Small-subunit ribosomal RNA from an uncultured prokaryote, 1450 nucleotides, folded computationally.

[in-house]
RNA sequence: AGAGUUUGAUCCUGGCUCAGGAUGAACGCUGGCGGCGUGGAUAAGGCAUGCAAGUCGAACGAUCUAUGUACUUGUAUAUAGAUAGUGGCAAACGGGGUAGUAACAAGUAGGAACAUACCCAUGAGUCAUGAAUAACUGCGAGAAAUCGUAGCUAAUACAUGAUAUCCCUAAGGGGGAAAGAUUUAUCGCUCAUGGAAUGGCCUGCUUCGUAUCAGCUUGUUGGUAGUGUAAAGGACUACCAAGGCUAUGACGCGUAGGGGAGCUGAGAGGCUGACCCCCACCAUUGGGACUGCGACACGGCCCAAACUCCUACGGGAGGCUGCAGUCGAGAAUCUUCCGCAAUGCACGAAAGUGUGACGGAGCGACGCCGCGUGAUGGAUGAAGUACUUCGGUAUGUAAACAUCUUUUAUAAGCGAAGAAGUAUAUUGACAUUAACUUAUGAAUAAGGGGUUCCUAAACUCGUGCCAGCAGGAGCGGUAAUACGAGUACCCCAAGCGUUAUCCGGAAUUAUUGGGCGUAAAGGGUCCGUAGGUGGCCAUAUUAGUCAGAGGUUAAAUCCGAUCGCUCAACGAUCGAAUCGUCUCAAAAACUAUUAAACUAGAGAAUGACAGAGGUAACUGGAAUUCUGUAUGUAGGGGUAAAAUCCGUUGAUAUGCAGAGGAAUACCAAAAGCGAAGGCAGGUUGCUGGGUCAUUCCUGACGCUGUUGCACGAAAGCGUGGGGAGCAAACAGGAUUAGAUACCCUGGUAGUCCACGCCGUAAACGAUGGAUACUCGGUUUGAGGAGGAUUCGACCCCUUUUCGAGCCCAAGCUAACGCGUUAAGUAUCCCGCCUGGGGAGUACGGUCGCAAGAUUAAAACUCAAAGGAAUAGACGGGGACCCACACAAGCGGUGGAGCAUGUGGUUUAAUUCGACAAUAAACGGGGAACCUUACCAAGGCUUGACAUCUCCGGAACUCGAUAGAAAUAUUGAGGUGCCGUAAGGAACCGGAUGACAGGUGCUGCAUGGUCGUCGUCAGCUCGUGCCUUGAGGUGUUCGGUUAAGUCCGUAAACGAGCGCAACCCAUGUCCUAUGUUGUAUAUUUCAUAGGAGACUGCCGGCUCCAAGUCGGAGGAAGGUAUGGAUGACGUCAGAUCAGCAUGGCCCUUAUGCCUGGGGCUACACACGUGCUACAAUGGCCAGUACAAUGGGCAGCCAACCCGCAAGGGGGAGCCAAUCUCAUCAAAGCCGGUCUCAGUUCGGAUUGAGGGCUGAAAUUCGCCCUCAUGAAGUUGGAAUCGCUAGUAACCGUGAAUCAGAUAUGUCACGGUGAAUAUGUUCCUGGGUCUUGUACUCACCGCCCGUCAUAUCAUGAAAGGUGGGGGUACCCGAAGUCGCCUUAGUCCCGACUUGUCGGGACGGGUGCCUAAGGUAAACUCACUGAUUGGGAUGAAGUCGUAACAAGGUAACC
Repeated sequence: AGAGUUUGAUCCUGGCUCAGGAUGAACGCUGGCGGCGUGGAUAAGGCAUGCAAGUCGAACGAUCUAUGUACUUGUAUAUAGAUAGUGGCAAACGGGGUAGUAACAAGUAGGAACAUACCCAUGAGUCAUGAAUAACUGCGAGAAAUCGUAGCUAAUACAUGAUAUCCCUAAGGGGGAAAGAUUUAUCGCUCAUGGAAUGGCCUGCUUCGUAUCAGCUUGUUGGUAGUGUAAAGGACUACCAAGGCUAUGACGCGUAGGGGAGCUGAGAGGCUGACCCCCACCAUUGGGACUGCGACACGGCCCAAACUCCUACGGGAGGCUGCAGUCGAGAAUCUUCCGCAAUGCACGAAAGUGUGACGGAGCGACGCCGCGUGAUGGAUGAAGUACUUCGGUAUGUAAACAUCUUUUAUAAGCGAAGAAGUAUAUUGACAUUAACUUAUGAAUAAGGGGUUCCUAAACUCGUGCCAGCAGGAGCGGUAAUACGAGUACCCCAAGCGUUAUCCGGAAUUAUUGGGCGUAAAGGGUCCGUAGGUGGCCAUAUUAGUCAGAGGUUAAAUCCGAUCGCUCAACGAUCGAAUCGUCUCAAAAACUAUUAAACUAGAGAAUGACAGAGGUAACUGGAAUUCUGUAUGUAGGGGUAAAAUCCGUUGAUAUGCAGAGGAAUACCAAAAGCGAAGGCAGGUUGCUGGGUCAUUCCUGACGCUGUUGCACGAAAGCGUGGGGAGCAAACAGGAUUAGAUACCCUGGUAGUCCACGCCGUAAACGAUGGAUACUCGGUUUGAGGAGGAUUCGACCCCUUUUCGAGCCCAAGCUAACGCGUUAAGUAUCCCGCCUGGGGAGUACGGUCGCAAGAUUAAAACUCAAAGGAAUAGACGGGGACCCACACAAGCGGUGGAGCAUGUGGUUUAAUUCGACAAUAAACGGGGAACCUUACCAAGGCUUGACAUCUCCGGAACUCGAUAGAAAUAUUGAGGUGCCGUAAGGAACCGGAUGACAGGUGCUGCAUGGUCGUCGUCAGCUCGUGCCUUGAGGUGUUCGGUUAAGUCCGUAAACGAGCGCAACCCAUGUCCUAUGUUGUAUAUUUCAUAGGAGACUGCCGGCUCCAAGUCGGAGGAAGGUAUGGAUGACGUCAGAUCAGCAUGGCCCUUAUGCCUGGGGCUACACACGUGCUACAAUGGCCAGUACAAUGGGCAGCCAACCCGCAAGGGGGAGCCAAUCUCAUCAAAGCCGGUCUCAGUUCGGAUUGAGGGCUGAAAUUCGCCCUCAUGAAGUUGGAAUCGCUAGUAACCGUGAAUCAGAUAUGUCACGGUGAAUAUGUUCCUGGGUCUUGUACUCACCGCCCGUCAUAUCAUGAAAGGUGGGGGUACCCGAAGUCGCCUUAGUCCCGACUUGUCGGGACGGGUGCCUAAGGUAAACUCACUGAUUGGGAUGAAGUCGUAACAAGGUAACC
């Protein structure tokens, strides 16, 4: 510090994800030790048990114990000790928790009207007197808790008086203290003043979210007088006034203890508030006061409520959010431990006592830090395992083995510091601890995660879109480095991973540090309030600002240095820092304020000017429609074509006249005006704004502008008019599979006017307003100035101001593009954006008559959505060009019969492959057996075939028996070749196991080969140049060509694979040779070699380039004709069954052998062909002319036999010699048939023969005789062909025993027609355009419906919570009042009266809990219902993307 992920690729925008660090963590697997930390985050839920606050006898009486003394033997007294009670102090600290609290609660900085027990300092005092009461004793009540009554008693308990610094005062006066103990040295007590420290109160600033909370407030804001308090104050009461707060966010709602600090980050920030420290608040819930210096009190009191417990049912008791512990809920959090030895606190004069504070130990890898699980040597690179190209490689010096060490472990010994008091002495929970010494012995100690990319690290096997993985992209459908396992490797290590959360990366909320033309984003427009911001000159002030000094910013933390635990973590000391804030005095440039000037901004004035600027009234012509009338007759209208429709009751057309409404041709324009919406015949009235010129006036008056006000197309709404044309809805006609559309005929709202609403548009320049600056060119609208010209002007030229356009420099931009009318460079102000969908939707509010508008979420879901540009592909886009592509022609197919192939069906099997073009007379160039792969049956198991090992035998030939054969058994004959004589080679048989074998699967694992686009003219590269880049250029363009063929131009210059040429055949000529050819010869012919054609020559056209058109000559003329030759690539095209081959599968069978059957089936469908339907013909007779080929297991002559197929025969020939083979047929000549199912046609069938072959039944071919089917030229549709071609005619060959060949490949014979041309169909090429396609239009993609799941809105209602309001009731308690019919105390005197006080009782105000009522608000739930999202293969259509087939969109 970045990386992955949108695309075919690219750049950008933009989200998602990852790598880092952290945690009071949890979970999974694993686990040796120590140190230091840390550990109930959830239920402020409930709690058994024990402990957590006491102490003082030097305040007091009393009681008890021990020891004495005195004696009345049970009393007194002394000493020591103990302690229930009275009394004092403490218990308000320490410890726990974070419920509440958005607040003077906290932080920070200040303030004035206060208090303070204990502590310190100073001064003064400590006098006199009195009445009770607990304890205790007696009696009594109660289950208990506890209580009543009578009597006795003390004090540093209580009370009264005196006195004093002192306080109040109206200056007269009034108020107002004390306590003793005692060993005589102190400790106490009271008053006053001051201090230290602590606490109460007040104020400035700072402190979460929400405006879908906008108004809140009646003790409210202030005053006067009181009350109250330690103290200011509406804190409280009475009266008076009507104030106070709020967009700088009041009030409400939600959430939350705050800080020092912690985590992260470069920082600014963001998040957090465990442990430790400071502050606040709380103590089962709510209320209240008492005591006290201090509380409205965690381990005090009273009351109410809930809960729990005890009970004799009458009544009582309790509060772990102290330390342990328990239950519960939870993913989850410890011992009912030791000690007061240390530190601290309370009490005490002290000794001391108490202390779950604290010091320690225990449990938990929860965290941080440290250590260890051994070290050195050791190659045959052991074994095992894994992989392998079978050679080897890896694990790996790793192990074994040898030597060594002992941290750790175990055992024994020794053994601290922490300890100080108060002089000695004594005192250690931790702790048989740490540390140290010795002994034993490698002994006691390694796992977790990962290995496709991001991201360090790969191989094999298993699985087969299954099982599974996954943070993202994604992996898995038979060769998975991604799943599972093994081996190897990588990372970390007593831990390693996962999950959760926070920061970072994220400049992805942007102050530092982003944006808004098209990616998300400029408000529809103006005016203007608050606010923000603001020209020039000088004065004063100093709020901001800058600089200095001082105070504060607790400690801990962080940082630096040094030091202490063996190191580290941890700790100690010192320093630095603490960004903030307060105070003091200083500066005056800038901002601000102040008072005074200026004119460049702004405004006003004067004079001109242009304009569809607005509004009201009046008015014109053209056109449409309608009405009347006239002429006139059969159609009109409409469309791609039609029909609905109008018309003989007279339309359309034409003339004249009239009515009515709406819109304003030409001028007219990239033009003008307006803030925008918008504005168009003419005239007039009223009226807004702008520009130019002049430079006389004011003197910063400016700019922007939240809320607000106004305007605001069309459609729509309300009321009343109007209504010609047009025209939603609607009706009809067409189209269509349908057509609720597009087209046509009609047609109502509406469109128009007046008034009132609505308030939105792709309200767009998709570009907010203002100001300043920054090259030019050109056009145009409105003015000014000057020049030239003119009599004077216009036109013209120059210049200047304001508008409106185009093209460009710099610059900017992702690119497209913008470019003085900025999207450039800057400043000010406003609005808006933060992934896509859900959604501009729901709920709530506001507005509206309604429609709806405005403001505006969430759950859930996806990893993209998007912008610009690039290369392709595609288009029912465009331009140009080509091809038997169409057209022009000739002949076919599609109909019939047959042949053949395919599908389907059938079958035991009908083996397999091939399926648009590019399968279907194709593999197969030839299935009776064989072939053969298929079926049933019979057999074989190292095998029919190959190699190796061992044994035997020559090989081989001829039989017999069983069997369908394979095969089995057996008989006879035969003894070869080489040899150093052991044996060897070939062959045959047997045995053993390694192996053979497979037409079994995968053509989507492959090689090779082939088809196709296409013999189309294309496909690329190097260097250079352009672009951020994909990429472009070159290869485009103008001509030309069959051609990317050539020429010219051009940021390109060259090159390669293709084209062409080189090759073969044919056509002309020449030369040479001449067999088997020729009667002979020139020749034909054959073989071999050469010549010839190149737009070379002439003319026209062209740029006088390429070339093209015409001509000459020539056998041939512009590629002479035909062939071979097939670029980069496409179709996962075809073939594992030609062959080869990876992997998988079978191995007494998926291999091999045998005979038989099948591949030849047959309702049917398709393809390719043959023969025909006849007279351009059939039949009969005669007659003429080829070429290519084949032949020894062959072709086979002459001659003879047979009607023929064929048979006999055997000459010749390994072929220019012989033969197939007379070599042909159509043709020609003559005859016959005469238009018919025929003398056409030959299927089918019967009989008889021939040939091949072991074999002709399934299942061959041929011949003869007989039989004589369909068929009379073929629907939609479709194929071939441009010249020796089509068409017609026959011939040969391969395969082959034979042949179902009408097929295929060749050969020759006869031998046409047509092409005006490129509109259309098909295919292709080049350029261009659009694109939401890239698996590329056989693409993409939308909506309803159906189905499943999920979240959510509405909903009659239902349930619960919260805070208020009104009223009722009203505990405890403070305060007030009453108490002369209660009790007690004090005082006075007239001794039973008066005065005062306390208690008790009564009553009033306030008030907790509770109750009633109507509302509000927040959740949960709800039959039904709305839309939304998601889900391999559902239904219906085809809306969008191309002109998407009606341009799309708002």
RNAcentral holds the sequence, with entries from ENA.